[in-house]
Context: one part of a larger RNA
RNA sequence: CUGGGCGUAAAGGGCGCGUAGGCGGCAUAGUAAGUUGGCUGUGAAAGUCCCGGGCUUAACCUGGGAAGGCCAGUCAAGACUGUUAAGCUAGAGUGCAGUAGAGGGUAGUGGAAUUUCCGGUGUAGCGGUGAAAUGCGUAGAUAUCGGAAGGAACACCGGUGGCGAAGGCGGCUACCUGGACUGACACUGACGCUGAGGUGCGAAAGCGUGGGUAGCGAACAGGAUUAGAUACCCUGGUAGUCCACGCUGUAAACGAUGUCAACUAGCUGUUGGGAUGCUCAAGAGUAUCUUAGUAGCGUAGCAAACGCGAUAAGUUGACCGCCUGGGGAGUACGGUCGCAAGGCUAAAACUC
Numbered sequence: 001c002u003g004g005g006c007g008u009a010a011a012g013g014g015c016g017c018g019u020a021g022g023c024g025g026c027a028u029a030g031u032a033a034g035u036u037g038g039c040u041g042u043g044a045a046a047g048u049c050c051c052g053g054g055c056u057u058a059a060c061c062u063g064g065g066a067a068g069g070c071c072a073g074u075c076a077a078g079a080c081u082g083u084u085a086a087g088c089u090a091g092a093g094u095g096c097a098g099u100a101g102a103g104g105g106u107a108g109u110g111g112a113a114u115u116u117c118c119g120g121u122g123u124a125g126c127g128g129u130g131a132a133a134u135g136c137g138u139a140g141a142u143a144u145c146g147g148a149a150g151g152a153a154c155a156c157c158g159g160u161g162g163c164g165a166a167g168g169c170g171g172c173u174a175c176c177u178g179g180a181c182u183g184a185c186a187c188u189g190a191c192g193c194u195g196a197g198g199u200g201c202g203a204a205a206g207c208g209u210g211g212g213u214a215g216c217g218a219a220c221a222g223g224a225u226u227a228g229a230u231a232c233c234c235u236g237g238u239a240g241u242c243c244a245c246g247c248u249g250u251a252a253a254c255g256a257u258g259u260c261a262a263c264u265a266g267c268u269g270u271u272g273g274g275a276u277g278c279u280c281a282a283g284a285g286u287a288u289c290u291u292a293g294u295a296g297c298g299u300a301g302c303a304a305a306c307g308c309g310a311u312a313a314g315u316u317g318a319c320c321g322c323c324u325g326g327g328g329a330g331u332a333c334g335g336u337c338g339c340a341a342g343g344c345u346a347a348a349a350c351u352c
Base pairs, nucleotide, nucleotide: 003324004323005322006321007306008305012320014201015200016199017198021194022193023192025088026087028085029084030083031082033081034080035077036076037075038074039073040072041071042069048066049065050064051063052062053061054060091191092188093187094186095185096183097182098181099180103177104176105175106174107173108172109171110154115149116148117147118146119145120144121143125136126135162169163168206247207246208245209244210243211242215241216240220236221235222234223233258319259318260317261316262315263314266297267296268295269294270293271292272291273290274289275288276287277286278285279284301308302307325352326351327350334345335344336343337342
C1' cells in the first nucleotide's frame, strides 16, 4: 500500500475541448528496462524462530543453527508489459453520394391579439369579486365600426415528435455556419479512450453603459379580508422582462444515474435512413430484414425496498470526480475571482 460505496440513505463535477499523467487492437523480428530463476557478495552483536545446556522451575542467562532484502554484482530465460524496426485492418479518421432536423449566427418580413391615440355610431353605466370597494365614466366611458402607432410573443401544425455536449432551441424567407445519420466503395494505418491543472460554453435573477417599453409585473400605493393581514383576492404601478456591448457563473444546471468500450431472452409503439417482396400505378400503402435514435412492457441478473432491466441500476474493463454520523457549516479565517451582489476553495471549538 491493500476497505466499502455514490438513482431515492452521505456521495457523479452544470456541460464540452484539451495539457501532463494513467490505460491501450492484430501479427513478426530484435532488445532485455520491468518480470522470473540460479550463483556470488553482503545483510554486526543482541532480539525473533528451531534444537540443546545452566540457575529446584519460570522469567532470566548461555551454545549452535535457520530465517531475514524495493540490496549490489553476475549468468540465464524471453511468455507478458516496455522499447526499437518493418507491417496489418476489425478501433479511430478522410474522401464520394444522399437524408432528416425549433442546432447556432445575421438581416429582412407576416398575420392574429393586447394597449394607446384619432374619427364615426351610441348612452349610462363599465370594471372587478365569494361578496364588495378602491378605480374608470355625462369633459361621453364600456360596447361597436374604420384608421394610425408601437412593443413583445408566435395560435393551429405540435406529437412520451425533432435537434443540440449541456444550458437550451418553435411564424416565414434569404445568407453564413456546426454536428448527426444512411449507403457502397476507395484511402490513412492505432492516428485511440479518459483527463488532475487549464480553457471555453453556461437557465433565471442580478450588475454596468446606452437604447426601448405594448402586455405582464418584485418594490410601492390604495381597496378588501381578518382579532391582526407588512399575505392570499381586487384596482393601479416602478425596477425588471426586450435590444446592443460588457460582467456575474449559480439552479431540484435532474435521468437527482460521469465519459468510453465489450458482452448478456424477447414483445410493442414511434422518428430518420437503407435493402427485399407484394399491392396499386407515379407516390403512396403494406410485410419482412437491417441501421441510428426515442418511448412502454418484460427474462436472466441486480437491488434494503421502490424499482432497473441492450438507452442497465445486469456481467466486465479503462480513466476522472466525489462520500466517510447529525448539528455547528457550505459557515469563520486565509487565499483567489467579481463593479457590487456574491462565487470558488474550506476548517475548528463546542454539542448530540